[in-house]
Bacterial large signal recognition particle RNA from a soil metagenome, 266 nucleotides, folded computationally.
The sequence is in RNAcentral, with records from MGnify.
């Protein structure tokens, strides 16, 4: 070398996690690569690391090493991006003031201020009106019998004329119902008041006399002080999340290289 049987070995891997450690179930990433029972409040082992059990291949394209590629995962924190927060600060809004330009109005035919007066404000009371209940008038309707009037039909006295009660029907009414614009009364009070009377009160606001002698006063526009935080908005530290590049770390599939048995027979 060839051929024929056996054996080690292989019949998925990884990553995170958990574990004193290994390995599994279970996630999660490759990917198709054998069955049955255990098993996250955990199973099974002990550096030789899953355990019990049957199966199928088999010395190689399938087994082990050893570089490469590189999906996928974990870690770090640098820098940048982006989102959130807390705090502090600027602006923008808003209330309040102060000052300085402009241009305006009143003012010696008296300003701001002060004082009397007298209205307005405020509250009471009469009154008057309006409101809201409640009752009365009107208007309708409304009683089988126990309201009236008239009273068919029948009933009843009476010899006869001719009388009595009297149901239903009509009519008119009480109680009751209903309906209002209007009118009349009675009541209520967080209505309103050019009436009348009274009372507080000078805070405000209007007039009018007096005192006194020059200043009052809105708008624009600047700048600035206190305050208020309703939301936006920019700035700063610091915090916490993410995503993209750095770094480290495991690493599937894949691709190259080396390595590796027993037996019998040609």
């Nucleotide at each position: 070398c060839c051929g024929u049987g056996c054996u080690a070995g292989g019949c998925g891997g990884g990553g995170a996690g958990g574990u004193a450690g290994c390995g599994g179930u279970g996630c999660c990433c490759u990917g198709c690569a054998c069955c049955c029972g255990c098993a996250a409040u955990c199973c099974g082992c002990u550096c030789u690391a899953g355990c019990g059990g049957g199966g199928c291949u088999g010395a190689a394209u399938c087994c082990c090493c050893u570089c490469c590629c590189g999906a996928g995962g974990g870690g770090u924190g640098c820098u940048c991006g982006c989102c959130c927060c807390c705090c502090g600060u600027g602006c923008u809004c808003c209330g309040c003031u102060g000052c300085c330009c402009g241009g305006g109005g009143c003012g010696u035919c008296g300003a701001u201020g002060g004082u009397u007066c007298g209205g307005g404000u405020c509250c009471c009371g009469c009154g008057c009106g309006g409101u809201g209940c409640c009752g009365g008038c009107u208007c309708g309707u409304g009683a089988a019998c126990c309201a009236g009037g008239u009273c068919a039909g029948g009933u009843c006295c009476g010899g006869a004329a001719g009388g009595a009660a009297g149901c239903a029907g009509c009519c008119u009414u009480a109680a009751g119902c209903g309906a209002u614009c209007c009118c009349c009364g009675g009541u209520a009070g967080g209505c309103g008041u050019a009436g009348c009377g009274g009372g507080a009160g000078c805070u405000c606001c209007c007039g009018a006399g007096c005192c006194g002698g020059a200043g009052c006063u809105g708008c624009g526009g600047g700048c600035g002080a206190c305050g208020g935080u309703c939301g936006g908005u920019g700035c700063g530290u610091g915090g916490g999340g993410u995503g993209g590049a750095g770094c480290c770390u495991c690493g599937a599939c894949g691709g190259a290289g080396g390595g590796u048995g027993c037996a019998c027979g040609g």